Notes: Small-subunit ribosomal RNA from uncultured Acidobacterium sp., 1454 nucleotides, folded computationally. RNAcentral holds the sequence, with entries from ENA, Greengenes and SILVA. It matches the Rfam family "Bacterial small subunit ribosomal RNA".
RNA sequence: AGAGUUUGAUCAUGGCUCAGAAUCAACGCUGGCGGCGCGCUUAACACAUGCAAGUCGAACGAGAAAGUGGAGCAAUCCAUGAGUAAAGUGGCGUACGGGUGAGUAACACGUGGGUAAUCUACCUCUGGGUGGGGAAUAACCCUGGGAAACCGGGGCUAAUACCGCAUACGCUCGAAAGAGGAAAGGCGAAAGUCGCCUGGAGAGGAGCCCGCGGCCGAUUAGCUAGUUGGUAGGGUAAAAGCCUACCAAGGCAAAGAUCGGUAGCCGGCCUGAGAGGGCACACGGCCACACUGGCACUGAUACACGGGCCAGACUCCUACGGGAGGCAGCAGUGGGGAAUCUUGCACAAUGGGGGAGACCCUGAUGCAGCGACGCCGCGUGAGUGAUGACGCCCUUCGGGGUGUAAAGCUCUUUCGGCAGGGACGAUAAUGACGGUACCUGAAGAAGAAGCUGCGGCUAACUACGUGCCAGCAGCCGCGGUAAUACGUAGGCAGCGAGCGUUGUUCGGAGAUACUGGGCGUGUAGCGUGCGUAGGCGGUGUCCUAAGUCUGGUGUGAAUCUCUCGGCUCUCUGUGAGGGUGCGCUAGUGACUGUUAUGCUAGAGUGUGUGAGAGGUGAGCGGAUUCUUGGUGUAGCGGUGAAUGCGUAGAUAUCACGAGACACCUGCGGUGUAGACAGCUACUGGAUCAUGACUGACGCUGAGGCACGAGAGCGUGGAGAGCAAACAGGAUUAGAUACCCUUGAUAGUACACGCUAUAAGCGAUGCAUACGUGGUGUGGGCAGUUCAGUCUGUCCGUGCCGGAGCUAACGCGUUAAGUAUGCCGCCUGGGGAGUACGGUCGCAAGGCUGAAACUCAAAGGAAUUGACGGGGGCCAGCACAAGCGGUGGAGCAUGUGGUUUAAUUCGACGCAACGCGAAGAUCCUUACCUGGGCUCGAACGGUGCACGCAACUCUCUGGAAACAGGGGGCCUCCGCAAGGGACGUGUAUCGAGGUGCUGCAUGGCUGUCGUCAGCUCGUGUCGUGAGAUGUUGGGUUAAGUCCCGCAACGAGCGCAACCCUUGUCCUGUGUUGCUAACCGAAAGGUGCACUCUCAGGAGACCGCCAGCGAUAAGCUGGAGGAAGGUGGGGAUGACGUCAAGUCAUCAUGGCCUUUAUGUCCAGGGCUACACACGUGCUACAAUGGGCGGUACAGACCGCUGCAAACCCGCGAGGGGGAGCAAAUCGGAAAAAACCGUCCUCAGUUCGGAUUGCAGGCUGCAACUCGCCUGCAUGAAGCUGGAAUCGCUAGUAAUGGCGUAUCAGAACGACGCCGUGAAUACGUUCCCGGGCCUUGUACACACCGCCCGUCACAUCACGAAAGUGGGUUGUACUAGAAGUCUGCGGGCCAACCCGAAAGGGAGGCAGCGGCCCAAGGUAUGACUCAUGAUUGGGGUGAAGUCGUAACAAGGUAACC
Repeated sequence: AGAGUUUGAUCAUGGCUCAGAAUCAACGCUGGCGGCGCGCUUAACACAUGCAAGUCGAACGAGAAAGUGGAGCAAUCCAUGAGUAAAGUGGCGUACGGGUGAGUAACACGUGGGUAAUCUACCUCUGGGUGGGGAAUAACCCUGGGAAACCGGGGCUAAUACCGCAUACGCUCGAAAGAGGAAAGGCGAAAGUCGCCUGGAGAGGAGCCCGCGGCCGAUUAGCUAGUUGGUAGGGUAAAAGCCUACCAAGGCAAAGAUCGGUAGCCGGCCUGAGAGGGCACACGGCCACACUGGCACUGAUACACGGGCCAGACUCCUACGGGAGGCAGCAGUGGGGAAUCUUGCACAAUGGGGGAGACCCUGAUGCAGCGACGCCGCGUGAGUGAUGACGCCCUUCGGGGUGUAAAGCUCUUUCGGCAGGGACGAUAAUGACGGUACCUGAAGAAGAAGCUGCGGCUAACUACGUGCCAGCAGCCGCGGUAAUACGUAGGCAGCGAGCGUUGUUCGGAGAUACUGGGCGUGUAGCGUGCGUAGGCGGUGUCCUAAGUCUGGUGUGAAUCUCUCGGCUCUCUGUGAGGGUGCGCUAGUGACUGUUAUGCUAGAGUGUGUGAGAGGUGAGCGGAUUCUUGGUGUAGCGGUGAAUGCGUAGAUAUCACGAGACACCUGCGGUGUAGACAGCUACUGGAUCAUGACUGACGCUGAGGCACGAGAGCGUGGAGAGCAAACAGGAUUAGAUACCCUUGAUAGUACACGCUAUAAGCGAUGCAUACGUGGUGUGGGCAGUUCAGUCUGUCCGUGCCGGAGCUAACGCGUUAAGUAUGCCGCCUGGGGAGUACGGUCGCAAGGCUGAAACUCAAAGGAAUUGACGGGGGCCAGCACAAGCGGUGGAGCAUGUGGUUUAAUUCGACGCAACGCGAAGAUCCUUACCUGGGCUCGAACGGUGCACGCAACUCUCUGGAAACAGGGGGCCUCCGCAAGGGACGUGUAUCGAGGUGCUGCAUGGCUGUCGUCAGCUCGUGUCGUGAGAUGUUGGGUUAAGUCCCGCAACGAGCGCAACCCUUGUCCUGUGUUGCUAACCGAAAGGUGCACUCUCAGGAGACCGCCAGCGAUAAGCUGGAGGAAGGUGGGGAUGACGUCAAGUCAUCAUGGCCUUUAUGUCCAGGGCUACACACGUGCUACAAUGGGCGGUACAGACCGCUGCAAACCCGCGAGGGGGAGCAAAUCGGAAAAAACCGUCCUCAGUUCGGAUUGCAGGCUGCAACUCGCCUGCAUGAAGCUGGAAUCGCUAGUAAUGGCGUAUCAGAACGACGCCGUGAAUACGUUCCCGGGCCUUGUACACACCGCCCGUCACAUCACGAAAGUGGGUUGUACUAGAAGUCUGCGGGCCAACCCGAAAGGGAGGCAGCGGCCCAAGGUAUGACUCAUGAUUGGGGUGAAGUCGUAACAAGGUAACC
């Protein structure tokens, strides 16, 4: 610091995702040790048990028992235990310490201030005092009630308990005079000491008040009656509506009151470069709470966690009458939950309470236990050890990897275990931790490694298994038989006592943008104006010091950073820094603000001129059409057609009424926008000129107000034309449309009132300033000209372009440039501008405006293609013009289908279908049935055994293969043994497979297409994909050539070079030829001619003319055998179709191995209701039959072609000359021509089919060959829709040959003969090329894609209602308790009185105010649920259409 993901590719926009750090964590696998930390985030749910707050006899009175000792016979007594235990009165403490975060949006917290508006027990310092009296009461004793808890009555008693009196420096009240108010003693022999009372000061603590700061929601906009203030009174430690009475009507709020939701706050912690964002667990500070709600008492302090009273819920006890309780203290239990510990030890230390003290108490605390929960540290060994063991894995089988890794050898002993010693923490005593830390010793490599990943991001790859299955996945995405992505293994990578996963936070994310973003087309400028608050504001001077800036100072614990110390680290202590904040104080006066006073450049006013569809109302003119009437006669109208109108008089034409405003008219004008058009009246504003007046009066503008096309709504009238809905005619598969016609309602027009929306667009908010230009146009002014000519200037309105900007397109003084001010708006797509709520509206609906859920994209600009029922140009048997066919018949052949034991397999639009197959009776043959074989039918290597050669003849069984047997021959090297070769058997390494995958492949081939294209290097342009070149103007068959050009060159294609054919020349003449000569012929001679084979010549727009640009070239002509690539062939660019072929061959992988291999016999590939393709033969007279007579080319022949001659009607047979071929043979060419018959018929056309008789090939023609003769004589009389070939020696037509082949072509491949017609032309069909245009396509139009319906599923809305929660208002209720009133009942202290009694004061009780729970009624908000219902999302395939993207076939959209 970035990366992946939208596309064929690109740039930008934009979301999603990843890599980092962190964690009170949890889960999975694994787990050696130690140190330091941390450990119920959920149910503030309920709690068994134990402990967590007591202490003081030196405040006080009273005071046991067991036990022991003694006495007594014993009962019992005495002493001791002991003034002890236990309890009571009294004092201090219990308001600290500890827990929790429910509530709280608040002066609760933080920070800084105030308190002259206050309190403070204990502690410290200090002043003064401590005299004299009195009356009770618990304990205890007696007694009563009760199950208990406990309560009552009577009697005795003490105090540092209680009450008066005296005194009062200082204290309190008061203006003063004056008035008021205290005390306690204990211990000690004493000294003294601990206390007590009353003041002052301090320290620490607390209360109250104030400024500022820190959450969300406006789909919460108004809230408030003690409310705001005053007066008086009450109340408190203390200010105050804190409370009460009265008076006034205030107070708060868009800088967000009120209401709702959420939340303890902070120091800090995590992250981040920072600014920020998130969090608030541990530690520290504050607050709040203690089962829930209310209340007060005591006290210095509480409205009190382990105190009280009442109410409520819950639990427990009960004798049913009543009682008891509160772990959010420490442990612990249940429950909840993904999840969070021991019912431990000790007061030794630190601290707290009480005490004079000893001491007691202390689940605070110190320690230990459990948990890898986190951070940090250590270990699981070290050295040596092979061209490298075993095992495992891979392999091209050679080897490679694991790997110095192991073993082996030599060492060491941290940690752990064992044994021994043994602290600091406490400088007297006292140690829970703890026999711990630490030290020492002996033993022994010994006890100690896993987890995750390996397609890209992201470090790390192979094999096997699986086969869109199982599964993976953070995103993109993997898996459909060769998966580096699933599972396993080997290897590798990363981290390591951990490693992964999940959750959460920040980061990356400049992705809410203060730092630091945007709004023409990507999300985003309000439809337009006026204007309130607010924000911002020209220029000079004076004042001030609020902002701003500077210095000093106070405060801001620990944490953080740096430094030093504790041996290192965790941890901890010291010092400094930082802590961006707030307060106090001093200063400066530039800028902003305040105040005052000026200026004129902003803004406005006045005066004057011209322009204009600016607005409003009324009057006038008047196109088309319609109504009515007149004239007039047969069609009108519309179109692809038809409906329709018209002899009942249309169209045409004339007149009345209703009624739009042609031409002018212009990217002209006016208006803020919407919008505005005949002519005339009234009227607003802007512009220009002038520079007289005012003197910043300005800009923007949240809310607010006004205007606002069309459609729509209400009321009223109007209604010619046009015209939704509706009706009719067409079109269509349908046509609720497009097209047409007629009719026609609403509407359109008018008046008044609503509605408030538009792609209300320049998709561009308003204002101001600045910064190169050119050229139009509207209006004005000034100057100038012969000129209405030109120049300058201001305000508008266009085009083109510079810099600059922009993702690009583009914008460009009318900015989308450079800046400033203010407003509005945006933050992925869908859901959705929807739902709910609110508000406006008569309604339709408008404004405001979510979420759940779902996707990894959606969208912009530009690029290259492809496509278009887009455009331009062009060529093609593409159409047209012609000729002949196919489609109908019969047959042949191929295919589909069906059948079958099998009908082997492949090929499927063009580009499969007389195709592989240039030839299935066996063979072929791959298929089926049956019978055999298993080293195998063929081949190679090796070992062993046997045989002898090999080979050949033959017999038996059998369908054959095969099985069994007999005979012949007996060889080569060697004397022999033996060897070689061969055969057989056996074992083994390879076999074999027309089995699968052409979508794993090579090779070959088809096709677009013999179309003219396809690319590269360098340069240039563009951010880039890419472009340029290759486009353009001409031309060509051609990217052929020329010219131009930011291109210049080059390559593969085109063309040419090659073959053939057409002319000539030269050479060659046998087997060819034969004119001349010889000859009857064969031949000789000859090589002139034909021909043959070689080699040359020739054609190049070369020549001429015209056109063209003087080019390329085109047109015509001459010459020429041939003229513009002369004809034909071979030759097929980059690529496309996962085109075809694993069955030609080769080949990876998979499958098979007594079979999917191999041998054999027979069968099948030849089947047959049917459908299609390709052909043949015909349907006849341009013909058929018969007879006669001509003229070819190319090719083939020894397993061959075969002549003559003979036989046969014929196929054929016999025969065998000649010929390995310019010599011989196949071989007859046939159409044609001549003659003759047939005369339009199912025929003398046509030949299918069938019968009989034959021939040939072959081992064999039954299934299943070909041919011949005789006989038979079917369909068919020119072929529907549709469709094919062909442009000249072509089509058509006639025959001939060859390959394959024993035989078997109507097919295929070749050859020659005869030999046409037509092409105006490029509108249309088809495919193609170039340029351009649009695009939502890019597996590219056989594309993409929309909506309903059906099914499944998910979330949401509505809904008669139903059930909770919170809360408002009104009324009721009224426990406990404070306060208050009464207090007739009751009462010790003080006063009067001798007493009785009275007074003062108080108690019980009762009344009242307030008030918790509860109740009643009625609202609000919110959650859940609800038959049914509504749309929405998603889903593999479904149904119906085809709305959008191309002119998407009716341009699209609002």